[in-house]
Context: one part of a larger RNA
RNA sequence: GGCUUACGGUGGAUGCCUUGGCGCCAGGAGCCGAUGAAGGACGCGUCUGGCUGCGAAAAGCUUCGGGGAGCCGCCGAGAAGGCUUUGAUCCGAAGGUGUCCGAAUGGGGAAACCCGGCCGGGGUCAUGCCCGGUCACCCAGGUCUGAAUCCAUAGGGCCUGAGGAGGGAACCGCCCGAAGUGAAACAUCUCAGUAGGGCGAGGAAGAGAAAGCAACCGCGACUCCCCUAGUAGCGGCGAGCGAACGGGGAUCAGCCUAAACCGACCCGGUGUGAUAGCCCGGUGGCGUUGCCGGAUCGGUGUCGUGGGACCUGCGUGAGCACACACCGGUGUGUUCGAGGAGUCACAAAAUCGGCACGUAGACGAAGGCCAUGGAACGGGCCGCCAUAGGAGGUAACAGCCCUGUAGUCGAAACGUGACCGAUCUCCUUGCAGUGUUCCCGAGUAGCGCGGGACCCGAGAAAUCCAGCGCGAAUCUAGGGGGCCCACCCCCUAAGGCUAAGCACUCCCUGGCGACCGAUAGUGAACUAGUACCGUGAGGGAAAGGUGAAAAGCACCCCGGGAGGGGAGUGAAAGAGCACCUGAAACCGUGAGCUU
Repeated sequence: GGCUUACGGUGGAUGCCUUGGCGCCAGGAGCCGAUGAAGGACGCGUCUGGCUGCGAAAAGCUUCGGGGAGCCGCCGAGAAGGCUUUGAUCCGAAGGUGUCCGAAUGGGGAAACCCGGCCGGGGUCAUGCCCGGUCACCCAGGUCUGAAUCCAUAGGGCCUGAGGAGGGAACCGCCCGAAGUGAAACAUCUCAGUAGGGCGAGGAAGAGAAAGCAACCGCGACUCCCCUAGUAGCGGCGAGCGAACGGGGAUCAGCCUAAACCGACCCGGUGUGAUAGCCCGGUGGCGUUGCCGGAUCGGUGUCGUGGGACCUGCGUGAGCACACACCGGUGUGUUCGAGGAGUCACAAAAUCGGCACGUAGACGAAGGCCAUGGAACGGGCCGCCAUAGGAGGUAACAGCCCUGUAGUCGAAACGUGACCGAUCUCCUUGCAGUGUUCCCGAGUAGCGCGGGACCCGAGAAAUCCAGCGCGAAUCUAGGGGGCCCACCCCCUAAGGCUAAGCACUCCCUGGCGACCGAUAGUGAACUAGUACCGUGAGGGAAAGGUGAAAAGCACCCCGGGAGGGGAGUGAAAGAGCACCUGAAACCGUGAGCUU
């Protein structure tokens, strides 16, 4: 020096554990913001570094409700001082306060800072200073004013507006829109209308009440799921892409306008021979009230067995009033009655009461003894409850010890409701007919050119969409049924609204897991998006475990200390805070063998 072995040191694997994660299910909630959000800065405690909470009224204030003996949050103990059965701490509801920054909005600005105007107040002899309120821009409505230019218009002033602005994990609509890749290369094609970017909306969004399908039978808004079907098709007919009809389900809802026609009011034109007109007939009376065009408002009207307007016929609960005067007819308004409907589609505001649910909570059955042990929840013996034998805790494994669980009950306040009722609001001018006239959404449909979307890559290429150009018809009309034509069938475009079923989960509650168990599971079980790195965008860790309970080793000894030896605590200290277990590498000490 090597090997072996024993005992140690170091180290932190392994086992066990879990406060943290991951995935999913069900229910809830689903927008917040100029009444200043999201997110922050700086402060606030007797002593206060971080976290949490809060805002100069600052770990909190007020009221109401719950609760019932302790309390002054956590790491993290202590000192000092307090609060509390006149009900504190704590929990819930509604309020108050809420510095500064931030859309940030009086002006500025290198965010959390600087500097102002006006009104009111405080302070001073006075100025400086302090406090409260207010002052950005845009839009909409109203009103006043008002150029070039007479009217007018532009512009301006003022008032009003919970109007807009910014934020939001995913979901949604629209616009823009790749490439790696696949095709075993690559260009059409694919990836993919994906990723990404922009704008916008909401608790959902979008779509939606047939100019639809179908096939000679019929269906009847939209959305979503299953099938149809990897079918029909498309396709350098390669790679690959990929429907619909129809059937079965979920959920169900249908409506309002434009126009024709009538009326009101305003503007422009035109209109005196009273000949227009004043609801109709007769008589009288009035005198621009008329006619044409246009804007606004109200009525009417909304459809495809075509519908509506107009006209005709029939019908329409009662009273009152009005329609130049009178008579008759007719019409309109209003009140009551009867019936019906409704509040975020369909006209529109809602309010109150009940009930249910949510946001604190409450009641809630049943076990003892013996021995072992540090400790009984394990063992033995004898019991009990159970609409409760889910779960967690308690010194080892507990239905009956604790918290609870099944079940039952509960709200002053606020919120929700699709439920019930009341107040309230609205509707009840309908049916039939023929024919003439009128209307039925225009730079639209369609066509041409070049594109895009559809299963459809220009193809025989319909259908849908927008760009450029041309450019119809109003029911004897127009569109579609996959070039096109005819017959036949279906449907009414060029205006609008519309719950539910369908997507998602930043968030709340409950539950579950042949999910992880500290190099795993979130990056993060711990002061984690922290420390640290980077000018910045951005990147981004490591780090859990004494014990049942600190009972965390008083006191003595060695030592400067660190550390150790006794003593004591504890079941255990070879559990001593560098703390459960404590593998290996590595380092020692003793012994054996060997060189």
The prediction has a mean pLDDT of 83. The part of an RNA shown here (large-subunit ribosomal RNA, domain I) has 595 nucleotides and comes from an Actinomycetota bacterium.